[in-house]
Molecule: FMN riboswitch aptamer (RFN element)
Organism: Terrilactibacillus laevilacticus
RNA sequence: UUAGUCCUUCGGGGUAGGGUGAAAUUCCCAACCGGCGGUGAUGAUAUUUUUAGUGUAUCUAAGCCCGUGACCCGGUUAUCUCUUUAAGAUAAGCGGUGGAUUCAGUGAGAAACUGAAGCCGACAGUACAGUCUGGAUGGGAGAAGGAUCGU
Numbered sequence: 001u002u003a004g005u006c007c008u009u010c011g012g013g014g015u016a017g018g019g020u021g022a023a024a025u026u027c028c029c030a031a032c033c034g035g036c037g038g039u040g041a042u043g044a045u046a047u048u049u050u051u052a053g054u055g056u057a058u059c060u061a062a063g064c065c066c067g068u069g070a071c072c073c074g075g076u077u078a079u080c081u082c083u084u085u086a087a088g089a090u091a092a093g094c095g096g097u098g099g100a101u102u103c104a105g106u107g108a109g110a111a112a113c114u115g116a117a118g119c120c121g122a123c124a125g126u127a128c129a130g131u132c133u134g135g136a137u138g139g140g141a142g143a144a145g146g147a148u149c150g151u
Base pairs, nucleotide, nucleotide: 002150004148005147006146007145008144009143010142017029018028019027031131032130033121034120035068036067037066038065043059044058045057046056047055049053063119064118072096073095074094076092077091078090079089080088081087101117102116103115104114105113123134124133125132
C1' cells in the first nucleotide's frame, strides 16, 4: 500500500398553533423532517505558476440526477418440524416491486450554484398517518477501527 478472509464499534429525522367532530398528532388550515454511496459549475485549505489567470492535491457541496437500504412479493439452496401427498419455520443468496422538480437568474455549459414556486415519502393498527403506536432490544445500505495473509 492494496485484494481476500475475519473481528469490534457505529449506523434516521419530524405535526408547534388552530378548526370540525362523540372520537382525528390520521380529515381541514398550518407546522416540521430528509438514510447510505456516487456524480458535480459550491466553498475552503495547501501547492504550482502568474499581468489577469491556470493546473494539481485534500476536505466539503443534491430528499425529488444515477444507484442503493429498510417494508412487501416470488423462486433457489441448506437445516429443522410435521408428514400419505402436502404444509410450515429458520438461515443464506438471487430476482421482482419500490416516491418526487420545475421556472427565472448567472454562465461557454445548470440535474447540482442563487432566487422563487412546487412535489414526494413501505406495511399493520386506529376517524383516512412521511411525523403516533407496532413488527423493531430486529434488519440495514454503509462508515470507522483492528487482526491475519499476500504484494